[in-house]
RNAcentral holds the sequence, with entries from ENA. This is a predicted structure of a 71-nucleotide RNA (transfer RNA) from a Thermoproteota archaeon. Its mean pLDDT, the model's own confidence on a scale to 100, is 82.

RNA sequence: GUGGCAGUGGCGUAAUGGUAGCGUAGGGGACUGUGGAUCCCCUGGCGCGGGUUCGAUUCCCGCCUGCCGCC
Repeated sequence: GUGGCAGUGGCGUAAUGGUAGCGUAGGGGACUGUGGAUCCCCUGGCGCGGGUUCGAUUCCCGCCUGCCGCC
C1' cells in the first nucleotide's frame, strides 16, 4: 500500500429498517444473627462525519481505531 473482519453502558454480549435487550459491575430496598447469598427496583450504551428512507444499531460512502491475510 491492499483485501477481509470487528467497533453497542465500567466490562462482556444480543438485536438483518419501527420503543436498543441480557449478564456482570454500580446505587437503593427487602430478607437475614450477619450478608459478599437470594429477591425486587433504579442508573448507565449504538466509534466519528455524511447519504438513502416517513423512520437507520441495521442499508450506502468516507474517515478513525483494533485484529488477520497478501505485498